Predicted 3D model of a 504-nucleotide part of an RNA (small-subunit ribosomal RNA, 5' domain) from an uncultured bacterium.
Its mean pLDDT, the model's own confidence on a scale to 100, is 85.
[in-house]
Context: one part of a larger RNA
């Protein structure tokens, strides 16, 4: 000198982009953050209105709507944090001849015929409640047999080729196994359902290399190494288990102990390097603590589910309920970090045929000089060097062309007028930001802050008398202080400018 997710003081005029708990992975009120499909299925109100009534009550609309069930997709993305974690965690380069892969494309082949059920409802039964239990009806793209089915699985056998290899690919035989589901439309037809192949992204697993500190941590290991046989997985493997061996790792640093999420990059430095890893993009962990399966293509799943634990809450004391490291807000911690705000108009997700619902993802506003940028606080004339202050040898000299004054123009704002792009693939329709941004016309406002011995640019005067106080070093202050306060005067930088902590 640069930087900063900063903080504090003293001051503060706009706009534009950004950026905004580093501390307590500390507790959370409240609202919202995951739906959605009647073109899978069954069912199915009510207030209102009107009409009949014996006045008790019926009917008709409303409405096949509201509704909630059953089923189907999605809820494993997106969001958040960074606790753990020194690891094939991460970064890079390769491997799967050990693997899986819903929606999507492309392509082949099929979709016959049955059949039991069960929620919703309707009885009733227990519970404060949370919710449960019994019978009984009923449907489906819900479940369950049977048929058919190869180029899928499997198992024999030949054979050709590759390969480091148990193997993998063609080919041809033999056998044995597996499947389906309908809706929409008059119709064509579309959507779907079942079954191979292949592809596109995606995703496990396996390895070389790298990847803080400490030796005042030298020995560590018993599923440990390694086999054989099983089990489990999509899938290789002590991952798991019996048995059987004595192995494995370690000064090239095991083991322990500390600290740390990693990268792409970000500050500085000429560079080599050193520091960091906030915001962004990539990947990994994790959801009050601990453990665990379940469904499902894919979790061992933040707003799923069971267990124990702690802490909150309700409770008739039997029992229940709950997890903001989603957006907002709130109590604590803290030198410190903002609205309980509009919107799906755009972009992008789920679902839907589709209208179209749903989205605190995201677009945007709103607080904040945090930050970078950019604009103003007037510009031109103007000497009698005006008045005021301050110095002074009392002649002057300085603030100072500053001011006043004259000509001119005016950012922000208010007031009138006008008004966007962002919006789309034939056409209409459709903007939360917004009556903003801009335009025009009239009025018309806005400087601090640090310093001034030396380093270091910038000097007098008073007061003070080793006091009171300064100060990054060196040192200043004890009666003439350019260093301490004050007044002037100067110098820096500016809507900021000084401190203070941190990196280099």
């Nucleotide at each position: 000198g640069a930087a900063u997710c900063a903080a504090c003081g003293c001051u503060g005029g706009c706009g534009g982009c950004g950026u905004g708990c580093c501390u307590a992975a500390c507790a959370c009120a409240u609202g919202c953050a995951a739906g959605u499909c009647g073109a899978a299925c069954g069912c199915g109100a009510a207030a209102g209105u009107c009409c009949c009534u014996u006045c008790g009550g019926g009917g008709a609309u409303g409405a096949g709507u509201a509704g909630a069930g059953u089923g189907g997709c999605g809820u494993c993305c997106g969001g958040g944090u960074g606790a753990g974690u020194a690891a094939c965690g991460c970064g890079u380069g390769g491997g799967u001849a050990a693997u899986c892969u819903a929606c999507c494309u492309u392509u082949g082949g099929g979709u016959g015929g049955g059949g039991a059920a069960u929620a919703a409802c309707c009885a009733g039964u227990c519970g404060a409640a949370a919710g449960a239990c019994u019978g009984g009806c009923u449907a489906a793209u819900a479940c369950c047999g049977c048929a058919u089915a190869a180029a899928g699985c499997g198992a024999c056998c030949a054979u050709u080729c590759c390969u480091u290899a148990u193997g993998a690919a063609g080919u041809a035989g033999u056998u044995g196994u597996u499947a389906a589901a309908g809706g929409a439309g008059c119709a064509a037809u579309c959507c779907g359902c079942c079954u191979g192949a292949a592809g596109a992204g995606g995703a496990g697993c396996c390895u070389g290399c790298g990847u803080c500190u400490g030796a005042u941590u030298a020995g560590c290991u018993a599923g440990u190494u390694g086999g054989c046989g099983g089990g489990g997985u999509a899938a290789c493997g002590g991952c798991c288990c019996a048995c059987c061996a004595a192995g494995g790792c370690a000064a090239c640093g095991a083991u322990c102990a500390g600290u740390a999420g990693c990268u792409g990059g970000u500050c500085u430095g000429a560079g080599a390097g050193g520091a960091c890893g906030g915001c962004c993009a990539g990947c990994c962990a994790c959801a009050a603590u601990g453990g665990c399966a379940c469904u499902g293509a894919a979790a061992c799943a933040c707003g799923g589910g069971c267990c124990a634990u702690a802490c909150u809450c309700c409770u008739a004391c039997g029992g229940g309920a709950g997890g903001c490291a989603g957006c907002a807000g709130u109590g604590g911690g803290g030198a410190a970090u903002u609205u309980u705000g509009c919107g799906c108009a755009a972009u992008g997700g789920g679902c839907g045929a589709a209208a179209g619902c749903c989205u605190g993802a995201c677009g945007c506003a709103g607080c904040a000089a945090c930050g970078c940028c950019g604009c103003g606080u007037g510009a031109a004339g103007g000497a009698u060097g005006a008045a005021a202050u301050c110095c002074c040898u009392c002649g002057g000299g300085a603030u100072g062309u500053a001011a006043a004054c004259u000509u001119c123009g005016u950012a922000a704002g208010u007031a009138u007028g006008g008004g966007a792009a962002g919006a789309a693939a034939a056409a209409a329709a459709u903007g939360a930001c917004g009556g903003u941004a801009c335009c025009a016309u009239a009025c018309g406002u806005a400087a601090g802050c640090c310093c001034c011995g030396g380093c270091u640019a910038a000097c007098u005067c008073c007061g003070u008398g080793c006091c009171a106080g300064c100060a990054g070093c060196c040192g200043c202050g004890g009666u003439a202080a350019u260093a301490c306060g004050g007044g002037g005067g100067g110098g820096g930088c500016a809507a900021g400018c000084g401190u203070u902590g941190u990196u280099c």